[in-house]
Context: one part of a larger RNA
RNA sequence: UUCGUUAAGGAACUCGGCAAAAAAGCUAGGCGUAACUUUGGGAUAAGCCUUCCCUGUCGCAAGAUGGGGCGCAGCUAAAGUAUCUCUAGCGACUGUUUACCAAAAACACAGCUCCCUGCGAACUCGUAAGAGGAUGUAUAGGGGGUGACGCCUGACCGAUGCGAGAAGGUUAACGCUGGGGGUGAUAGGGCCGCAAGGUUUUAUUGCUCACUGGCCGAAGCCCUCGUCAAUGUCCGCGGUAACUAUAACCGUGUUAAAGUAGCGCAAUUCCUUUCCGGGUAAGUUCCGGAGCGCAUGAAAGGCGUAACGACUGGAGAACUGUCUCAACGAAGAGCCCG
Numbered sequence: 001u002u003c004g005u006u007a008a009g010g011a012a013c014u015c016g017g018c019a020a021a022a023a024a025g026c027u028a029g030g031c032g033u034a035a036c037u038u039u040g041g042g043a044u045a046a047g048c049c050u051u052c053c054c055u056g057u058c059g060c061a062a063g064a065u066g067g068g069g070c071g072c073a074g075c076u077a078a079a080g081u082a083u084c085u086c087u088a089g090c091g092a093c094u095g096u097u098u099a100c101c102a103a104a105a106a107c108a109c110a111g112c113u114c115c116c117u118g119c120g121a122a123c124u125c126g127u128a129a130g131a132g133g134a135u136g137u138a139u140a141g142g143g144g145g146u147g148a149c150g151c152c153u154g155a156c157c158g159a160u161g162c163g164a165g166a167a168g169g170u171u172a173a174c175g176c177u178g179g180g181g182g183u184g185a186u187a188g189g190g191c192c193g194c195a196a197g198g199u200u201u202u203a204u205u206g207c208u209c210a211c212u213g214g215c216c217g218a219a220g221c222c223c224u225c226g227u228c229a230a231u232g233u234c235c236g237c238g239g240u241a242a243c244u245a246u247a248a249c250c251g252u253g254u255u256a257a258a259g260u261a262g263c264g265c266a267a268u269u270c271c272u273u274u275c276c277g278g279g280u281a282a283g284u285u286c287c288g289g290a291g292c293g294c295a296u297g298a299a300a301g302g303c304g305u306a307a308c309g310a311c312u313g314g315a316g317a318a319c320u321g322u323c324u325c326a327a328c329g330a331a332g333a334g335c336c337c338g
Stems, first nucleotide, its partner, number of pairs: 001331006008324002012322001017319001028050004036041001038148001052069007070074001083317007090309002095107002111146007123132003149304004154234003159231002161227005168222003175215005180209013235253005262296001263293001274290005
């Protein structure tokens, strides 16, 4: 290290019956089987009996049914082969997952619901051609949420998002049209000069500018309406009843609206080992009830729920070296010697 056995006790061990032990043996037969339930289940529930040999009767046989016998033991070998019950949580279920520390209450799921899409569909990949969607066509396809089933799913459109709308406000580039600056050309005038030329100015005309007005100008935004199984949000304060306590009731302020049905110390409760009841001799866990819920709550669904689960909590039966408390034995390894 791996096994085997163990007095008395029997979970006192421990985070926890982890590990081990035990019982039973649907695929041997007979009997029997509760709550609950979606009437299918639950269920092999649980629990009890038989199993070998000789022999009678029935029978083709398999076998059934009597009588008798032996043993500690009759599925007489070997191998193989469910421990069970009560209760609560979560997830309906079978499935899937972190290859190599997590298998779960996580993911998925059928069902429900919302949005998009009329086909050269929406959507996805690709610069494109093109491809998937689909050799499909709204009983179809894509996307989001919820997650069987049962009972249900309350208020709020003020904010954000989305959809619809178009009267008005605001609003870009382009285009059109002025002013201004710069720089050329042509023609003319003024001044200086003998002239060449210089300077200034007017008209016409060309090019150009990161200058500056006006006109026109869409979506968007502002605006109007709708929409919450869209993102979300769902209040304070004071007083009041003929004991006390409490407040059906009243007042007042705010809000878009003021948490409805349910559930509730909960996988959510800080205070907290809340309070009451049950279970135990003794119970921070557990079960039932209570509720001003620090900080529950209705498809980030709410509350139930038969069946199911290598899920999680609590209790019990059986059983045991888990323990009181350790002992002995076997086979290996290690160590020493060879």
This is a predicted structure of a 338-nucleotide part of an RNA (large-subunit ribosomal RNA, domain IV) from a bacterium. Model confidence (mean pLDDT): 81 of 100.